[in-house]
Molecule: c-di-GMP-I-GGC riboswitch aptamer
Organism: Nitrospirota bacterium
């Protein structure tokens, strides 16, 4: 730089059920594993969602929807 095994060390943990916090989308924590090669980090661009009479040029919410950004374990092949 380009790839990821049926390898190896490790990480992350959907669903769901408890507990708290928020109007809400959600979030933290504990249990739990469908998965993950960036499911690390950041809302920058689309996109879902939520709140208010409203779906906006407000206010938020989602990185485990996509795209680019930034950083990184192992291993393999130039």
């Nucleotide at each position: 730089u380009u790839c990821g095994a049926c390898a190896a060390a490790g990480c992350u943990a959907a669903a769901c059920c408890c507990u708290c916090c928020g109007u809400g989308a959600g979030g933290a924590g504990g249990g739990g594993a469908c998965a993950g090669a960036a499911a690390g980090c950041g809302a920058c661009g689309g996109g879902u969602c939520u709140u208010u009479a409203g779906a906006a040029u407000a206010a938020g919410a989602c990185g485990g929807c996509c795209g680019g950004g930034c950083u990184g374990c192992c291993g393999a092949a130039g």